Predicted 3D model of a 73-nucleotide RNA (transfer RNA) from Candidatus Iainarchaeum sp. It matches the Rfam family "tRNA". Rfam links the family to the GO term triplet codon-amino acid adaptor activity. It is annotated as a transfer RNA. Taxonomically the source falls in Candidatus Iainarchaeum (Archaea, Candidatus Iainarchaeota, Candidatus Iainarchaeia, Candidatus Iainarchaeales). RNAcentral holds the sequence, with entries from ENA.

RNA sequence: GGGAGGGUAGCGCAGUUGGUAGCGCACGCGACUGAUAAUCGCGCGGUCAUGGGUUCGAAUCCCAUUCUUCCCA
Numbered sequence: 001g002g003g004a005g006g007g008u009a010g011c012g013c014a015g016u017u018g019g020u021a022g023c024g025c026a027c028g029c030g031a032c033u034g035a036u037a038a039u040c041g042c043g044c045g046g047u048c049a050u051g052g053g054u055u056c057g058a059a060u061c062c063c064a065u066u067c068u069u070c071c072c073a
Base pairs, nucleotide, nucleotide: 001072002071003070004069005068006067007066010025011024012023013022019056027043028042029041030040031039049065050064051063052062053061
């Protein structure tokens, strides 16, 4: 230098047809227990990497930038 994948909650990840973003763990509160653990219930938590474009509507489509992983040279 060329090519491909990835960036979504504190962490690991889904979201595949464009229609108000979700799961597990973690965390907080409660139930249970003599008390912990485990289990169960509830709750908290996100400018969907950044900027622009298309659209009535974008995490999703298009362009640029940036970070990262891999391949080729």